[in-house]
RNA sequence: GUCGGUGUGGUGUAGUGGUAGCACAUUGGACUUCGAAUCCAAGAGCCUGGGUUCAAUCCCCAACUCCGACA
Numbered sequence: 001g002u003c004g005g006u007g008u009g010g011u012g013u014a015g016u017g018g019u020a021g022c023a024c025a026u027u028g029g030a031c032u033u034c035g036a037a038u039c040c041a042a043g044a045g046c047c048u049g050g051g052u053u054c055a056a057u058c059c060c061c062a063a064c065u066c067c068g069a070c071a
Base pairs, nucleotide, nucleotide: 001070002069003068004067005066007064010024011023012022013021018054026042027041028040029039030038048062049061050060051059
């Protein structure tokens, strides 16, 4: 340089056009003599800019990050 893939809470991940879930972590509460464990609850997320669409995490284009193949 060319081509392909990836990007979702703090972390890891699911979600093939119609309410963004799960686990761990964090915070609060219950329990406990105190802790741990357990249980309940809460906060926190779609990489960026355009396009298509009534509606986009999802489809299209471009930029960026990371990974890989070839040279």
The RNA shown here (transfer RNA) has 71 nucleotides and comes from Capsaspora owczarzaki ATCC 30864. The sequence is in RNAcentral, with records from ENA and Rfam. The organism belongs to Capsaspora owczarzaki, within Eukaryota. Its mean pLDDT, the model's own confidence on a scale to 100, is 83. Its Rfam family is "tRNA". Gene Ontology term of the family: triplet codon-amino acid adaptor activity. Rfam classes the family as a transfer RNA.